[in-house]
RNA sequence: GGAACCGGCUUGACGGUCGCUGUAUCGCUUAUACAGAGGAAAGUCCGGGCUCCACAGGACAGGGCGCCAGGUAACACCUGGGCGGCGUGAGCCGACGGAAAGUGCCACAGAAAAUACACCGCCUAAGUUCCAUGUUAGAACUGGUAAGGGUGAAAAGGUGCGGCAAGAGCGCACCGCACGGCUGGUAACAGGCGUGGCUAAGGUAAACCCCGCUCGGAGCAAGACCAAAUAGGGGAGAACUAUCGCGUGGUCCGUGCGGCGCUCCCGGGUAGGUCGCUACAGGCGUCUGGUGACAGACGUCGCAGAUGAAUGGCCGUCUUUUACAGAACCCGGCUUAUAGGCCGGUUCCCCUU
Numbered sequence: 001g002g003a004a005c006c007g008g009c010u011u012g013a014c015g016g017u018c019g020c021u022g023u024a025u026c027g028c029u030u031a032u033a034c035a036g037a038g039g040a041a042a043g044u045c046c047g048g049g050c051u052c053c054a055c056a057g058g059a060c061a062g063g064g065c066g067c068c069a070g071g072u073a074a075c076a077c078c079u080g081g082g083c084g085g086c087g088u089g090a091g092c093c094g095a096c097g098g099a100a101a102g103u104g105c106c107a108c109a110g111a112a113a114a115u116a117c118a119c120c121g122c123c124u125a126a127g128u129u130c131c132a133u134g135u136u137a138g139a140a141c142u143g144g145u146a147a148g149g150g151u152g153a154a155a156a157g158g159u160g161c162g163g164c165a166a167g168a169g170c171g172c173a174c175c176g177c178a179c180g181g182c183u184g185g186u187a188a189c190a191g192g193c194g195u196g197g198c199u200a201a202g203g204u205a206a207a208c209c210c211c212g213c214u215c216g217g218a219g220c221a222a223g224a225c226c227a228a229a230u231a232g233g234g235g236a237g238a239a240c241u242a243u244c245g246c247g248u249g250g251u252c253c254g255u256g257c258g259g260c261g262c263u264c265c266c267g268g269g270u271a272g273g274u275c276g277c278u279a280c281a282g283g284c285g286u287c288u289g290g291u292g293a294c295a296g297a298c299g300u301c302g303c304a305g306a307u308g309a310a311u312g313g314c315c316g317u318c319u320u321u322u323a324c325a326g327a328a329c330c331c332g333g334c335u336u337a338u339a340g341g342c343c344g345g346u347u348c349c350c351c352u353u
Stems, first nucleotide, its partner, number of pairs: 001349010012318007020036006038324001042335002045333005050219004057253004062215005067081005082096001083094004097210002102208002104204003119149002121145003127141004131134001157175006176198001177196004182191003223275004233266005244258004280302001282301008
């Protein structure tokens, strides 16, 4: 100097003027002060707080998660570690339990794709025939073979040496695999040792399945209260066996209630207001502990609550924001979209000293 990786901050500011919403004080002719959309408010994908349903109790089905250990209110989230893959590297990714419980699938190509039948080949030890009297399988049948070649993502573990008629773990060495035990680690796992020619002949569970852990439901349009009005309206049906009906996912058991309730038809009233609605698993700062996520202690602050839906217009100055984009009960995450600027750390390459 160039290229890259990881993390963090910001998401316009100041002044004037007019206007909008909330809170507080004051006032009742109003006036003052303070505050007023995001890092994702988005998707509605997870987890909860909160509210309601007397059963939320048990089982089955069903759903979720899936290496180990921690964090957290909890989680499919986060942190650290292990293993595997990608990258020169800093780093990034992982749907990461089980294929010896069982079933299924692996197109095309190829002889053959899970009980493996030999396409091109190799051999002639053993047996037979023909020719000839073989030096060489000369030719054929029978037989042996899967090391070589070919096909494929994958073909009876890989490399090398020996052996054989030619070959093959057939034997040996090293690796791989299986079993056993030792050491380190909380563990996942890692490393060594011993035995065995052994190889359950491959892959796939993001196929069915098996195993382990875990799971009431519905949701702020939840729910509570007030006011007003009407007709506490009318009719039909099923069941009524208590072995029945109903009771916030399905089925069964248990359990509660007892004519409520369930299904259909006709008709009437209301659509208003208040609460829920923002003080919380809250923000910020310092210290302590921890590799870290985070936890504890002390101090400090109060930071939108609309309801057809508030934060806008104009002027001036500065400036890097000209993108993506607007709260609707709240919080912790994940995912997606995205312009500009700043800061910190790390890796690789080139040059110079």
Overview
Model confidence (mean pLDDT): 76 of 100. Bacterial RNase P class A from an uncultured Candidatus Competibacteraceae bacterium, 353 nucleotides, folded computationally. Its Rfam family is "Bacterial RNase P class A". Rfam classes the family as a ribozyme.